[in-house]
Context: one part of a larger RNA
RNA sequence: CUCGGGAGAAGGAACUCGGCAAAUUAAUACUGUAACUUCGGGAUAAAGUAUGCCUCAUUAGUUUAUAAAUAUUUUUUAUUUAAAGGAUGAAGGGGUCUAAGUUAAAAGGUAGCUGCGACUGUUUAAUAAAAACAUAGCACUCUGCUAAUAUUUAUUUAGAUGUAUAGGGUGUGACGCCUGCCCGGUGCCGGAAGAUUAAGGUUUGGGGUAUUGAGCUUUGAAUUUAAGUCCCGGUAAACGGCGGCCGUAACUAUAACGGUCCUAAGGUAGCGAAAUUCCUUGUCGGGUAAGUUCCGACCUGCACGAAUGGCGUAACGAUGGCUACACUGUCUCCUCCUGAGACUCA
Numbered sequence: 001c002u003c004g005g006g007a008g009a010a011g012g013a014a015c016u017c018g019g020c021a022a023a024u025u026a027a028u029a030c031u032g033u034a035a036c037u038u039c040g041g042g043a044u045a046a047a048g049u050a051u052g053c054c055u056c057a058u059u060a061g062u063u064u065a066u067a068a069a070u071a072u073u074u075u076u077u078a079u080u081u082a083a084a085g086g087a088u089g090a091a092g093g094g095g096u097c098u099a100a101g102u103u104a105a106a107a108g109g110u111a112g113c114u115g116c117g118a119c120u121g122u123u124u125a126a127u128a129a130a131a132a133c134a135u136a137g138c139a140c141u142c143u144g145c146u147a148a149u150a151u152u153u154a155u156u157u158a159g160a161u162g163u164a165u166a167g168g169g170u171g172u173g174a175c176g177c178c179u180g181c182c183c184g185g186u187g188c189c190g191g192a193a194g195a196u197u198a199a200g201g202u203u204u205g206g207g208g209u210a211u212u213g214a215g216c217u218u219u220g221a222a223u224u225u226a227a228g229u230c231c232c233g234g235u236a237a238a239c240g241g242c243g244g245c246c247g248u249a250a251c252u253a254u255a256a257c258g259g260u261c262c263u264a265a266g267g268u269a270g271c272g273a274a275a276u277u278c279c280u281u282g283u284c285g286g287g288u289a290a291g292u293u294c295c296g297a298c299c300u301g302c303a304c305g306a307a308u309g310g311c312g313u314a315a316c317g318a319u320g321g322c323u324a325c326a327c328u329g330u331c332u333c334c335u336c337c338u339g340a341g342a343c344u345c346a
Base pairs, nucleotide, nucleotide: 001341002340003339004338005337006336007335008334010332011331014330019327027051028050029049030048031047036041038174052096053095054094055093056092061088062087063086064085066082067081068080069079070078071077097101109325110324111323112322113321114320115319116317117316121133122132137172138171139170140169141168142167143166149158150157175312176311177310178309180242181241182240185239186238187235188234189233190232191231194230195229196228200224201223202222203221204220205219206218207217208216209215243261244260245259246258247257270304271301282298283297284296285295286294
């Protein structure tokens, strides 16, 4: 010097991306326990007090082998009483020793604000455990049973020895309050009057072959004709979408109001510098002596927004951010003890 363990004056996070690591806390009994809440929780919340040994004392009490009595028809069962023995066993009085009595070991640090995800669960075996996945719940859609769907050359099989309170697919994701407008485009569903339209059919011509005919072959015309498409409607918890410009109020500013263009319709409720805000360390307030983070507001939303869910939310989380108390060698600033290694010498 490296690794492991132990102790430390004064200070106590000044360390650092960040209290990482370490320290603190810890058992049992009793007292006591806030906001909030889905009334279950939160909660071991928080915060306190006690704890050894001797003695009163074989303590009070509880229980019991056992014994007795009463009730019952016998067995039994039930109740009551006693209990010299056994087991268990507080609370209290008095005393006593130590610096220290859960004397060693083992055994939650706590609290506040906030983001995300409701929760338990699952995941990148060997750099990611999460806000990702799943989830119960919700919704849409397909499927009437030889079901839809999947598998498959075919068969078969799964679905299911199930039958719409069932099964498949898709999205969302407990719960609470809600889920606005647009069907023009794309998709899906329905409709069938008209338009278009294949092969085929029917009728009727031309050519070739053949002496002719029947025929065979080839090529026109007319006509008939399906689904589909065009067309007409529906459908957004289907894919998706949800505007400009100009003027206007008796200070100024702003614009409830008006005009105009475009659109299928012009973003409603709620939220908002946000896991979304470029300008930006926005502005104001709080916390600090000092705060690009944090919390509360504002709204000028570059580029939130309603099941690609919106906004809240108790509980939960080896989850992200911020803060306080306690605690400490993280640090000011390092020191000592101890074990192992490295190193030097033998």
Predicted 3D model of a 346-nucleotide part of an RNA (large-subunit ribosomal RNA, domain IV) from Candidatus Nasuia deltocephalincola. It matches the Rfam family "Bacterial large subunit ribosomal RNA". Lineage of the source: Bacteria > Pseudomonadati > Pseudomonadota > Betaproteobacteria > Candidatus Nasuia.